[in-house]
């Protein structure tokens, strides 16, 4: 100084005008209540992804809640986690010089498919050219042809061809044998918490590849979702009590309670109908359900932000994360707020008969002119995927150069 691989932050700044939203605190106003609305002022007011909606939970509800099936989903070992298909170390196999990266990582002897085309032959196969022995015919004496038999070592086809390389021994071969090497079972010893890793021994056993094909084997997994779910007003009628009213009633008025009217159709322990959110069992709730026409009401409220929370600091531990102390409350809208306009600086592109350093290549200073990414909460949090102009920080590796 130049390529590369890995993590970790920012993502505009300042300053003045106007103008927005929840909440505290004062003031007033309206209402029968619930509860609304106007000023002032204070605090706080969008991300690191809020996108996806692809994964796990908090919560709420089914519910007080079993058992099969079936659906679904993970896949090495060991740790972290509220959990996860996440995250972090570390086997093992794989690309890279290498720092690093990737991996639908259990089983092919349960079982059922699939390996096109070439090729004799794609699974327990096979003889296309081929070598080798018997027998005949034939012959230019080198052969040629027919038929038995025996062979998988050469040679060829293919991604793949029943382990490899050297010898033995064969009529000619062949793990028939034999010696090293691979790979596969099995013993034994040493590391490791374990996947595994080193070393040595025995055996001639060489049993293809696919499972990201169906399967098979282990572990795992209740639905349903804030439009979850709940409180208050209101609502036509009926009930009761009480006031007023009458010879005696009846309208009327306030309470309170309860939930609208007409009909039809099953039903009430001989059970309609719900519910265990895919389907059986089995179980529970259950007097009432369901349905057609016609009326009432659509309004305020909570759930709604204190949380597996944040930030600094110790201390463990390779690390992920964990324990301890301390200090902080940082959005809660509802046709849905955080914006407008103006100066300035900042970065980042081009340009300049300017200047300054420099041997140069280049660099800095002004000028002028363009330009400023992904992209916005809607109940909440752990990931993971995708999208990002520009700039900053580290750590490692490989190359070339100097001292």
């Nucleotide at each position: 100084c130049g390529a590369g691989c890995c993590g970790g932050g920012c993502g505009g700044g300042c300053g003045g005008c106007c103008g927005c939203g929840u909440g505290g605190a004062g003031u007033c106003c309206c209402u029968u209540a619930c509860g609304g609305g106007a000023c002032u002022u204070c605090c706080c007011g969008a991300g690191g992804a809020a996108c996806g909606u692809c994964c796990g939970g908090g919560c709420u509800c089914c519910a007080c809640a079993g058992g099969g099936c079936a659906g679904g989903g993970u896949g090495a070992u060991g740790g972290c986690u509220a959990a996860c298909g996440g995250c972090c170390a570390c086997c093992c196999g794989g690309g890279g010089u290498g720092a690093c990266c990737c991996g639908c990582g259990g089983g092919a002897c349960a079982g059922u498919g699939c390996c096109a085309c070439a090729g004799a032959a794609a699974a327990c196969a096979g003889a296309c050219c081929g070598c080798c022995g018997g027998g005949g015919a034939u012959u230019u004496c080198g052969g040629u042809c027919c038929u038995c038999g025996g062979u998988a070592a050469g040679g060829g086809u293919g991604a793949a061809a029943c382990g490899g390389u050297g010898g033995u021994g064969u009529a000619a071969g062949a793990g028939a044998c034999c010696a090293c090497c691979a790979g596969u079972g099995c013993c034994c010893a040493g590391g490791g918490c374990g996947a595994c890793c080193u070393g040595g021994g025995c055996a001639g056993c060489u049993a293809g590849g696919u499972a990201a094909a169906c399967c098979c084997c282990a572990c795992c997994c209740g639905g349903a979702g804030c439009a979850a779910g709940g409180u208050c007003a209101a609502a036509a009628g009926g009930a009761g009590c009480g006031c007023c009213g009458u010879g005696a009633a009846a309208a009327g008025c306030g309470c309170u309670c309860u939930g609208c009217g007409c009909g039809g159709a099953c039903g009430u322990u001989c059970g309609a109908g719900g519910g265990c959110u895919g389907c059986c069992c089995g179980c529970c709730c259950g007097a009432g359900u369901c349905u057609g026409c016609g009326g009432g009401u659509a309004g305020a409220c909570c759930g709604c932000a204190c949380g597996a929370g944040g930030c600094c600091g110790g201390c463990g531990g390779c690390a992920a994360c964990g324990c301890c102390g301390g200090c902080c409350c940082u959005a809660g809208a509802u046709g849905g707020a955080u914006g407008g306009c103006c100066g300035u600086c900042a970065c980042c592109c081009c340009g300049g008969c300017u200047c300054c350093c420099g041997c140069g290549a280049g660099g800095g200073a002004c000028c002028g002119g363009g330009g400023c990414a992904c992209a916005g909460a809607a109940c909440c949090c752990g990931g993971c995927g995708u999208a990002c102009a520009g700039c900053c920080c580290g750590a490692c590796u490989c190359g070339u150069c100097u001292g």
This is a predicted structure of a 403-nucleotide RNA (Bacterial RNase P class A) from Streptomyces achromogenes. The coordinates come from a structure-prediction model, not an experiment, and the mean pLDDT is 76. It matches the Rfam family "Bacterial RNase P class A". Rfam links the family to the GO terms tRNA processing, ribonuclease P activity and dimeric ribonuclease P complex. The source organism's lineage runs through Bacteria, Bacillati, Actinomycetota, Actinomycetes and Streptomyces.